[in-house]
Context: one part of a larger RNA
RNA sequence: UGACGGGGGCCCGCACAAGCGGUGGAGCAUGUGGUUUAAUUCGACGCAACGCGAAGAACCUUACCUACUCUUGACAUCUAGCGAACAUUGUAGAGAUACGAUUGUGCCUUCGGGAACGCUAAGACAGGUGCUGCAUGGCUGUCUUCAGCUCGUGUUGUGAAAUGUUGGGUUAAGUCCCGCAACGAGCGCAACCCUUAUCCUUAGUUGCCAGCACGUAAUGGUGGGAACUCUAGGGAGACUGCCGGUGAUAAACCGGAGGAAGGUGGGGACGACGUCAAGUCAUCAUGGCCCUUACGAGUAGGGCUACACACGUGCUACAAUGGUACGUACAGAGGGAGGCAAGCUGGCGACAGUGAGCGGAUCUCUUAAAGCGUAUCGUAGUCCGGAUCGCAGUCUGCAACUCGACUGCGUGAAGUCGGAAUCGCUAGUAAUCGCAAAUCAGAAUGUUGCGGUGAAUACGUUCCCGGGCCUUGUACA
Numbered sequence: 001u002g003a004c005g006g007g008g009g010c011c012c013g014c015a016c017a018a019g020c021g022g023u024g025g026a027g028c029a030u031g032u033g034g035u036u037u038a039a040u041u042c043g044a045c046g047c048a049a050c051g052c053g054a055a056g057a058a059c060c061u062u063a064c065c066u067a068c069u070c071u072u073g074a075c076a077u078c079u080a081g082c083g084a085a086c087a088u089u090g091u092a093g094a095g096a097u098a099c100g101a102u103u104g105u106g107c108c109u110u111c112g113g114g115a116a117c118g119c120u121a122a123g124a125c126a127g128g129u130g131c132u133g134c135a136u137g138g139c140u141g142u143c144u145u146c147a148g149c150u151c152g153u154g155u156u157g158u159g160a161a162a163u164g165u166u167g168g169g170u171u172a173a174g175u176c177c178c179g180c181a182a183c184g185a186g187c188g189c190a191a192c193c194c195u196u197a198u199c200c201u202u203a204g205u206u207g208c209c210a211g212c213a214c215g216u217a218a219u220g221g222u223g224g225g226a227a228c229u230c231u232a233g234g235g236a237g238a239c240u241g242c243c244g245g246u247g248a249u250a251a252a253c254c255g256g257a258g259g260a261a262g263g264u265g266g267g268g269a270c271g272a273c274g275u276c277a278a279g280u281c282a283u284c285a286u287g288g289c290c291c292u293u294a295c296g297a298g299u300a301g302g303g304c305u306a307c308a309c310a311c312g313u314g315c316u317a318c319a320a321u322g323g324u325a326c327g328u329a330c331a332g333a334g335g336g337a338g339g340c341a342a343g344c345u346g347g348c349g350a351c352a353g354u355g356a357g358c359g360g361a362u363c364u365c366u367u368a369a370a371g372c373g374u375a376u377c378g379u380a381g382u383c384c385g386g387a388u389c390g391c392a393g394u395c396u397g398c399a400a401c402u403c404g405a406c407u408g409c410g411u412g413a414a415g416u417c418g419g420a421a422u423c424g425c426u427a428g429u430a431a432u433c434g435c436a437a438a439u440c441a442g443a444a445u446g447u448u449g450c451g452g453u454g455a456a457u458a459c460g461u462u463c464c465c466g467g468g469c470c471u472u473g474u475a476c477a
Base pairs, nucleotide, nucleotide: 001477002476003474004473005472007471008470009469010468011467012466013465015461016460019425020424021423022422023421026316027315028314029313030312031311032310033309034307035306042053043052064302065301066300067299068298069297070296073125077124078123079121080120081119082118083117087102088101089100090099091098092097107114108113127291128290130289131288132287136285137284138280139279140278141276143274148187149186150185151184152183153182154163155162156161167178168177169176193268194267195266196265198236199235200234201233202232203231204230208225209224212223213222214221239262242256243255244254245253246252318418322377323376324375325374326373327372328371334365335364336363339358340357343354344353345352346351384415389410390409391408392407393406394405395404431453432452433451434450435449436448437447
């Protein structure tokens, strides 16, 4: 100087408390461990691994296993020879592949040949998702959006170092003020950026429709309008600016006015010095080591989907604030050409047939659902709950057996609110309700977004956990 303390002081955080809803019990989905297996590819392991890499394993993917094959190789450059390339097709085979057949001659040319492509030969070489993240780059997680981490000069000390950065106030903040052997500065904080909340202005198409007409069963449908909504450019606006009080005449705090918004208005992007030899050699790059008729490459089938069990994360429930039936209202944000598909027809339905319009503020996905109204059920393993299984189908796709999603009929399991324990959340939040997108042929209860409805509680900081500053002890570095 640090680190640590079941030392002290001050302070903060959904850390506790106060509340609301869960998890832990059930069924299923998904990940992991374990076990099994020819293989169940690999990585990730307290917080910070476990709906994680994977924004989507039937084949492919795919790295694993089995079998069958290849050896200058599936991919790159170089040399020589042959042939343009390409296209069509036969036989054998699970296929890779092997052996054949047919067609065809293009472009440039100094007529020697050349370019592109294919085949053959030899070797230089290729290739490796093989090992090492404890050899590395890059990227990322974490403490942590915590308020810290440092430097120059000066000064103090023999020195390690200290001072500044401590102290008195204050703040979300090393934020600001005052004081001070310090004076300044840098990386962080804040601001500058995006978005949202209000207004003005410009512009009105595909958006809008107040007023004026026309028309319809109905609809901005038509003429027209530029007000309003909205769209998207430009501006204004919030700064403790104003008033009162407290304070040290400071910084600041408390209250108030005005205001759409008030003291960082809400949200996002943004992550200092460093810590964990944290994670990743399987995104990529890369040193070293290893393989080279195989640890490389191709193909078919299988596996990654196994199942006594254990754990994590979720979904659906156990019901009446509910289930069911009928009627009816209101979003936002996205996507669409090998696409989104209206309408019509068929089907109980999944869907099929046909197909207008739309590269889209125009058309379409697209009826949002919870809600509201009426009826029914009457506390029951039920008109709750939907697992499981049987049959019949639909769709995607060469192909749904291993191993897809969906539909109809039947079947109708556990489950009556969950032990010890444990998680999230402070406001348009929790809870609850649906919608969309990425990936994607098909395949979400996951993920990422979007809006609808919309709470309760916070006395307080004694305690638990984590963190910051000062101080103290130490046989630790």
Predicted 3D model of a 477-nucleotide part of an RNA (small-subunit ribosomal RNA, 3' major domain) from Rheinheimera chironomi. Lineage of the source: Bacteria > Pseudomonadota > Gammaproteobacteria > Chromatiales > Rheinheimera. Its mean pLDDT, the model's own confidence on a scale to 100, is 85. The full RNA is in RNAcentral, with records from ENA and SILVA.